RNAcentral holds the sequence, with entries from Rfam. SAH (S-adenosyl-L-homocysteine) riboswitch aptamer from Pistricoccus aurantiacus, 91 nucleotides, folded computationally. Lineage of the source: Bacteria > Pseudomonadati > Pseudomonadota > Oceanospirillales > Pistricoccus. Its mean pLDDT, the model's own confidence on a scale to 100, is 79. The model forms 100% of the base pairs in the Rfam consensus.
[in-house]
RNA sequence: GGGUUCGAGGGGCGCUGCAGCCUUGAUCGGUUUUCAUCGAUGCGGGGUGAGGCUCGGAUCUGCAGUUAUACGGUAACGGUGCCCGUUUUUC
Numbered sequence: 001g002g003g004u005u006c007g008a009g010g011g012g013c014g015c016u017g018c019a020g021c022c023u024u025g026a027u028c029g030g031u032u033u034u035c036a037u038c039g040a041u042g043c044g045g046g047g048u049g050a051g052g053c054u055c056g057g058a059u060c061u062g063c064a065g066u067u068a069u070a071c072g073g074u075a076a077c078g079g080u081g082c083c084c085g086u087u088u089u090u091c
Base pairs, nucleotide, nucleotide: 001061002060003059004058005057006056007055008054009053010084011083012082013081014080015079018052020048021047022046023045024044025043026041027040028039029038030037031036051077
C1' cells in the first nucleotide's frame, strides 16, 4: 500500500440517480448437425441503487525500512424534501 471482515461517524420515511450489480437486446469471436451455448464490448433498453467514503479493531498479503515500543488522543465528510432525536443560543 492492497484484500477480507466487524464496529463507529444520531435516526425515520420519501424522491432523483452516478458507479456497481442483475437482466435483456445488438455487434464480434469460440463451441455445436441444429436448437442453442460460452466469452468480449469506452453500444442500447429495463430493474435495483444515496455509508460505494473516512476513522478504528482483527486478519491475510505485497513492497520498503531501522529505531521500535509504551502512554495518550478520536476527526473530517456523505445529492435532495419532510420529520424525529441530541446540544447550544435567542424570544